[in-house]
């Protein structure tokens, strides 16, 4: 640091995921030791018990004890219960953080001056009576103080400058230690202010005590803090009020870093204390373990009443995934009291639970086999566990035990919960100690078995449908380790909200223009001034923590010591470039003046022809119109067509143009009028007047909407006629709203350049529109040349860009300003709100859902795109199938079985070159079980076959009979047991050979280079040509490579050689007659081996090429004709049933033997032939000519028999000899005449013959009778391009015979047409679109049905929250208060008054409660709407190619 995922592959855009680190966690499986921290995140729910806040006889009286020293108490009195100790419920606020301030206050401490005279009256406690169940009281009466009160004095305080007010405790006592005023300190506390300090604008107006003033009251103080007049104002888009969330900060967790995100634990602030109001005492409280009042709740009660607050410390219950002992101790540090001893302190200091986090440390070290056993694996050789283990030798950190035993203690003694802890020694004994996860990529680490889209995994991609490296086991590896995983959240990766540091033609994104307040940004220059802006210094950021350095615990954690730094905020000092402020000056931005000039700019008037319909008229007559083809339509009541003549309304041909005006929208017949804008000269003016622009106004196509006009054509709806599976549409008739005009209203577009303005730089070319200069021709004009401003377009360098492309009109560089954007879908919707007459428009979310969606380009493939080219592809011909019979193959259908495989072209006379038995693999029965076949071991027996008899259907049993082989090495046989045979049983979708199909189509690639970020081009594309990516030019390519072609067989022609079984010209012999015999090699022919054919020659055409036409010569001419020969791939194409083969499965059977029987089965459908429907025919008779090939388990002449299949027979032949072997159709003569015939030959009957143990299922020929359908065959469809189709026949393989009318060859006879490339098929090549890439048999979109989720309306219902208004109004302050009471001080006198006060009662305020109408928010509902999703549901078939009516976009 980055990796996976959209795609056939590619770049980039984007989203989602992972590796990392951290946590008060919590779950799983595990689990030794020890140090240091750390533990209710949820129910501010509810608590039992105990404990957390008391001390002080050195203030007082008293009471009891006494050891007579004293010592305990309850009460009065003082100081402390405003610390300390929990929580985080409120609370968006001066409540926190930081920085200042003034108008305060401080018990207990410090310093410092001063002072403390003289007097009183009462009470509690205790006595007595008394009331209650209790808490708790009432009355009487006694007495004390550092408890109360008065006078005096006082530096003080108040003021109106006179005067007023105002203190004490001599209390114990030897110091000291108290009281009391004042001044200061210190502390600690209130209070003002600047600035930071969360989300919502679907919260825009908020506020009456509310803002100031004046007075007064209040407070330790300011002050609307209360109150009374006055004035009418504060806040607020820089976000006031509303809502929603939340303690806030030092820090804590990530990050390079700026930021994010957290606020536990320790620390500081603040805020609570059951809820909800109040005060009182005090220096401090509106007080967690004070008080009072209401509520809710719990307890006690005798029913009159009264009593509580764990958010202290254990602790319980509850709530949850979830968080400890109802421990010891004041020995340390701290606090509170008290002169002190002490006493008190769940604060603290400890143990005690929990792997809850860090962080150390063990589980044992050495040695030890070419490697035990045992486990998996395996190619069976091996390998892996593995020096691992046993085994030896050694050491004890730990563990156990026994001994010693701290530090922590300040302070001289004494005083330790931790604790007999830590540590130290010694003793035993490898002895007490290893899980957990993962292993398909990402991500380090692989295999067997099992299961078989099942069970399951998954953090993304994704894996699992019979050979799972991804499921669960097993066995090995790999990580980390007393811990492994998993789960949740937080930051990172995320530059993925972008300040560092993103973007807006096509990806998400520029407002539909324009003007414009505020706000942000701004020409040159001259002076001040210092706001920001740079510095220097100063004070602040609290310890703790982080950084660095050191120190101490054996190391670490973990504690302590020391110190920086960057920033923040305040104070002061300087500096003046820049920004801004103040005052001034310039012209270049910006604007006005003046001359000109283009213009479909805008508004308003008039006028104009040509075309359409429509009326009236003439002419003429029978059909118009409309389609793809018709039909609805219109016409003999006279149309269409033509002529006249009239009317109405919309719209302006040519000119006319990537021309030109306008901010956009838009704008076009000619004239007038008003108007706005722009360009261009010229010189003067005015002096920064600019640019931009949130809210805001203003225009703003069409379609809509309102009212009044108008209505010719056009033409939504609605209708009607094709069309079609349907056609609520394309196409046609006719047609109403609207289109049009006024006045409004909407205010939206794919409102586009899918490009916001503005202002400056940064090569050009070429055109073209509007002006201006110069200039050229003698001058004017016209016309042209340069120059220069402005507009508009093409193409282009650099530079941008993912590409495409953009390119001085930038999508270059660069500066301001505005607007947007942040995955898809949900959705431009919901709700709310504003706007509109409505239709709606504007703002503008969530649940939920997917792991993608989207951009350019690339290759393909594919199109009812375009273009070039081939093929018996069409077309031109010949014959054919589809019609019948019949053969053979397939479905189907029967069957015990109809054995199995081949299915579109690329199955169907195919696998099968030959199913009566065998074959055979099916079925029924009979039987065998190491087997019907093979190897090998041990053992035992003994030849084994034959043969013959019995019983069977047979295998097969039983008897009896019987006894090799041979180079002498051996070879053969039987029975028993064992490894094992056997399988035509699955899987061709695990596979190998082999095979079809595209296609004998011309293609398929490579290397080096070069171009592109890349997939990939390029070369292979262009121009010619060819059968061919075949050859040539030309080309950033330049070679190769598999195919192409030759090379290879067969055929044609001719040479040379060699002539038997072949052959016979010429010689010669023989016959009836025949190479028959002697010869020969001329010929045919045969075998072998050469020749020949290459565009070589000639003309032409071509580009002087390659090549194409012609031609000569040749046996042969342009690949001479045919074969073999089939690039890279395709179709998971076919074959496990030729063979081999992996894994499955069957083993007294799914295996092997045997009999029979089936593959032959038949209402049927399809395919491939034969035979024919005849006269170019039949038939009967005579005659002629091949080739290929086969033959000893054969082929069989000559002869004889038989009508014939055929028998007898048996010469010759391992075959150029002999045999099959007469070839057929010809050809000749003869006969049938057009008929279901003298065609046709099916079917049937009868009688034979051959094979062969066997001829019924189920054979083929022969003979005689029989004589069935068929008279050229619908829609479609199939083959040939020359020795070919057609059309005769022969002959082989397989074969004991044959179903063959099938295949494969093989000769005879032997033709017709080819204009051409529109068109159907199929293929090559270029190009173009593309939303396919399993590639058009693709993708894909609604609506309906089914399930399942979220959300949204909605009569109503249920709740929470803030407020308003109104009654009621506790307890308390405060305020008044006739009457009651009342020891202290006065007056008078002992009645009594004043002064002051208590209680009561009344007022103001008020908490909790009630009523009411209303906000706002949430739960929930019958019905309701759309939405997402869910292998194989219905209907279409809209989009994507010209998607078969181009697509979208507004709108109705």
């Nucleotide at each position: 640091a980055g990796g996976g995922u959209u795609u056939g592959a590619u770049c980039a855009u984007g989203g989602c995921u992972c590796a990392g680190g951290a946590u008060g966690a919590a779950c799983g499986c595990u689990g030794g030791c020890g140090g240091c921290g750390u533990g209710c995140u949820u129910a501010a729910c509810a608590c039992a018990u105990g404990c957390a806040a008391g001390u002080c006889g050195a203030a007082c009286g008293a009471a009891c004890c006494u050891u007579c020293g004293g010592g305990u108490u309850a009460g009065u009195g003082g100081c402390g219960g405003a610390c300390g100790g929990g929580u985080g419920a409120g609370u968006a606020a001066c409540g926190c953080g930081u920085g200042a301030g003034a108008a305060u206050c401080u018990g207990c401490c410090c310093u410092c001056a001063g002072g403390a005279g003289g007097g009183g009256g009462a009470u509690a406690a205790c006595g007595g009576u008394u009331g209650g169940a209790a808490a708790c009281g009432a009355c009487c009466g006694c007495u004390a103080a550092u408890a109360c009160c008065c006078c005096a004095u006082a530096u003080g305080c108040c003021u109106a400058c006179u005067g007023g007010u105002g203190a004490a405790a001599u209390g114990a006592a030897u110091u000291u230690c108290g009281c009391c005023u004042g001044a200061g300190g210190a502390u600690g506390a209130g209070c003002u202010c600047g600035c930071g300090u969360c989300u919502g604008a679907u919260u825009a107006g908020c506020u009456a005590g509310u803002u100031g003033g004046u007075g007064a009251g209040g407070u330790a103080a300011u002050g609307g803090c209360u109150c009374a007049c006055c004035a009418a104002g504060g806040c607020u888009u820089c976000g006031a009020u509303c809502a929603g969330u939340a303690g806030c900060u030092g820090g804590u967790c990530u990050g390079a870093g700026a930021g994010g995100a957290u606020g536990a634990u320790c620390a500081g602030c603040c805020a609570c204390a059951c809820u909800g109001g109040g005060a009182c005492u005090g220096a401090g409280a509106c007080a967690c373990g004070g008080c009072c009042c209401a509520g809710a709740c719990u307890c006690c009660u005798a029913c009159g009443g009264g009593a509580g607050g764990c958010a202290g410390c254990a602790g319980u219950g509850g709530g949850g995934a979830a968080u400890u002992u109802u421990c010891c101790g004041c020995a340390a540090u701290g606090g509170g009291c008290g002169a002190a001893a002490g006493c008190c302190u769940g604060a603290c200091g400890g143990a005690g639970c929990a792997a809850c986090g860090c962080c150390g440390c063990g589980u044992g070290a050495g040695g030890g086999a070419c490697g035990a056993a045992g486990g998996c694996c395996u190619c069976u050789g091996g390998g892996c566990u593995g020096u691992a283990a046993a085994c030896c030798u050694c050491u004890u950190u730990u563990c156990u035990c026994a001994a010693g035993g701290a530090a922590g203690a300040a302070g001289a003694u004494a005083u330790g919960a931790c604790g007999g802890u830590a540590c130290u020694u010694g003793a035993g004994g490898a002895a007490u100690a290893a899980g957990c996860c993962a292993c398909g990529g990402c991500u380090a680490a692989u295999u067997c078995c099992g299961u078989g889209c099942c069970a399951g995994c998954a953090g993304c991609c994704g894996c699992g449908g019979u050979a799972a490296u991804a499921c669960g086991g097993g066995a090995g590896u790999g990580g980390c380790a007393a811990g492994c995983g998993u789960u949740a959240u937080c930051c990172g990766g995320a530059a993925u909200u972008a300040u560092u540091g993103g973007g807006c033609g096509u990806a998400a994104a520029g407002c539909g223009u324009c003007c414009g307040c505020a706000g942000g940004c701004g020409g040159c220059u001259u002076u001040u001034c210092a706001a920001g802006u740079c510095u220097g210094c100063u004070g602040u950021u609290a310890a703790a923590g982080c950084g660095u350095g050191g120190a101490g615990c054996u190391u670490a954690a973990c504690u302590c010591c020391a110190u920086c730094a960057u920033g923040g905020c305040a104070g002061u000092g300087g500096a003046a470039a820049c920004u801004g402020a103040a005052a001034g000056g310039c012209u270049u931005g910006a604007g006005u003046a003046u001359g000109g000039u283009a213009g479909g700019g805008g508004c308003a008037g008039a006028g104009g022809g040509a075309a359409u319909u429509c009326c009236c008229g003439g002419u003429g007559u029978a059909g118009c119109g409309g389609u793809g083809a018709a039909a609805u339509g219109c016409g003999u009541a006279g149309a269409u067509a033509u002529c006249g003549g009239g009317a109405a309304g919309a719209a302006c041909a040519c000119c006319a143009g990537u021309g030109g005006c306008g901010a956009a929208g838009g704008c076009g017949c000619u004239c007038u009028g008003c108007u706005g804008g722009g360009c261009c000269a010229u010189u003067a003016c005015u002096g920064a007047c600019g640019c931009u622009c949130a809210u805001g106004g203003a225009c703003g196509a069409a379609a809509g909407c309102c009212a009044g006009g108008g209505g010719a054509g056009c033409g939504a709806a609605a209708g009607g006629g094709a069309u079609u599976a349907g056609a609520u549409a394309c196409c046609c008739u006719g047609g109403u709203a609207g289109u049009c005009c006024u006045a409004g209203c909407u205010g939206u577009a794919a409102a586009c350049g899918a490009u916001g303005g503005a202002u400056a730089c940064u090569a050009g070319a070429u055109g073209u529109a509007g002006g201006a200069a110069u200039u050229g021709g003698a001058u004017u004009g016209a016309c042209g040349a340069u120059u220069u401003c402005u507009g508009u377009a093409u193409c282009g360098u650099a530079g941008c860009u993912a590409a495409c492309g953009c390119g001085u009109u930038a999508a270059g560089u660069a500066u301001c300003c505005c607007g947007c954007c942040u995955g898809g879908g949900g959705a431009g919707u919901a709700c709310g709100g504003u706007c509109g007459c409505a239709a709606g428009a504007c703002u503008a979310a969530a649940a939920c859902u997917c792991a993608a969606a989207g951009g350019a380009a690339u290759u393909g493939a594919c199109g009812g795109g375009a273009c070039c080219c081939c093929g018996c592809a069409c077309a031109a011909g010949c014959g054919g199938c589809g019609g019948a019979g019949c053969a053979u193959g397939c479905g189907g259908c029967u069957u015990a079985a109809u054995u199995c495989g081949a299915u579109g072209a690329u199955a169907c006379c195919c696998g099968u070159a030959g199913a009566a038995c065998c074959u055979u693999a099916c079925c029924u029965g009979g039987a065998c079980u190491a087997g019907a076949c093979a190897u090998a071991u041990a053992g035992g027996g003994a030849a084994a076959a034959g043969c013959u008899a019995u019983a069977g259907a047979a295998a097969u049993a039983u008897a009896g009979u019987g006894u090799g082989c041979g180079u002498a090495a051996g070879c053969g046989c039987c029975c028993u047991a064992u490894a094992c045979a056997g399988g035509u049983g699955g899987u061709g979708c695990a596979u190998g050979g082999c095979u079809g199909u595209c296609g004998u189509c011309a293609g398929c690639u490579c290397g080096u280079g070069u171009c592109g970020u890349g997939a990939g081009a390029u070369g292979u594309u262009g121009g010619g040509u060819u059968a061919a990516g075949u050859c040539c030019c030309g080309c950033a390519a330049c070679g190769a490579g598999c195919g192409c072609a030759a090379c290879c067989c067969c055929u044609g022609u001719c040479c040379u050689a060699u002539g038997u079984u072949g052959c016979c010209a010429g010689c010669a012999a023989g016959u009836a007659a025949u190479g028959u015999u002697g010869g020969g090699g001329a010929c045919u022919c045969a075998u072998a081996g050469g020749a020949g054919a290459c565009u070589g020659c000639c003309g032409g055409u071509g580009a002087u090429a390659a090549a194409c036409c012609g031609g000569a010569g040749g046996a042969a001419g342009g690949u001479g004709g045919g074969g073999a020969c089939g690039a890279c791939g395709u179709c998971a194409a076919g074959u496990c049933a030729u063979c081999a083969u992996g894994c499955c499965c069957c083993u007294u059977a799914u295996g092997u033997c045997c009999a029979g029987g089936g593959c032959u089965g038949c209402a049927c459908g399809c395919a491939u032939g034969c035979u024919a429907c005849a006269a170019u025919g039949g038939c009967a008779a005579g005659u002629a000519c091949a080739a290929c090939g086969a033959g000893u388990c054969g082929c069989a002449a000559u002869a004889c028999c038989g009508c014939g299949a055929g028998g007898u027979g048996g010469a010759g032949c391992a075959a150029a000899u002999c045999u099959c072997u007469u070839a057929a159709a010809g050809c000749u003569u003869g006969u049938c005449u057009c008929a279901g015939u003298u065609c046709g030959g099916a079917u049937a009957g009868g009688a034979g013959u051959c094979u062969g143990c066997a001829a019924c299922u189920c054979g083929a020929c022969u003979c005689c009778u029989u004589g069935a359908a068929g008279u050229u065959g619908g829609a479609g469809u199939c083959g040939c391009u020359a020795g070919u189709a057609a059309u005769c026949g022969c002959a082989a393989a397989u074969c004991a015979g044959c179903u063959a009318a099938g295949u494969u060859g093989c000769g005879g006879u032997g033709a017709a047409u080819a204009c051409g490339u529109u068109c159907u098929c199929g293929g090559g090549g270029u190009u173009u679109g593309u939303a396919c890439a399993c590639a058009c048999c693709g993708c894909c979109c609604g609506u309906c049905a089914a399930g399942u989720c979220a959300c949204g309306g909605a009569a109503g219902u249920c709740g929470g929250c803030a407020a308003u208004a109104c009654c009621c109004g506790a307890a308390g302050c405060c305020a008044g208060u006739g009457g009651u009471c009342u020891a202290a001080c006065c007056c008078u006198u002992u009645a009594g008054g004043g002064a002051a006060g208590a209680a009561g009662c009344u007022g103001u305020c008020u908490a909790a409660g009630g009523u009411a109408g209303g906000g706002u928010c949430g739960g929930u509902a019958a019905c309701u709407g759309g939405g997402a999703c869910u292998a194989a549901g219905u209907c279409g078939u809209a989009a994507c190619a010209a998607g078969g009516u181009a697509a979208c976009c507004g709108u109705a």